[in-house]
RNA sequence: GCUGAUGUAGCUCAGUUGGUAGAGCAACGGAUUUGUAAUCCGUCGGUCGGGGGUUCAAGUCCCUUCAUCAGCU
Numbered sequence: 001g002c003u004g005a006u007g008u009a010g011c012u013c014a015g016u017u018g019g020u021a022g023a024g025c026a027a028c029g030g031a032u033u034u035g036u037a038a039u040c041c042g043u044c045g046g047u048c049g050g051g052g053g054u055u056c057a058a059g060u061c062c063c064u065u066c067a068u069c070a071g072c073u
Stems, first nucleotide, its partner, number of pairs: 001072007010025004019056001027043005049065005
């Protein structure tokens, strides 16, 4: 230099043919317990890596850029 993959909640990951973004763990609150742990119930938490475009509508399609990883030279 070229090619490909990945990027979504604090962490690990889903998200179908474009139609209002979810789970588990963690955190917080409550119940239970003499107390802790475990268990149960609930709550919080996201500019979907950044920018731009297409569309009535973009995590999803297109362009560009950044980071990480892999391959080729």

Predicted 3D model of a 73-nucleotide RNA (transfer RNA) from Nitzschia ovalis. Lineage of the source: Eukaryota > Ochrophyta > Bacillariophyceae > Bacillariales > Nitzschia.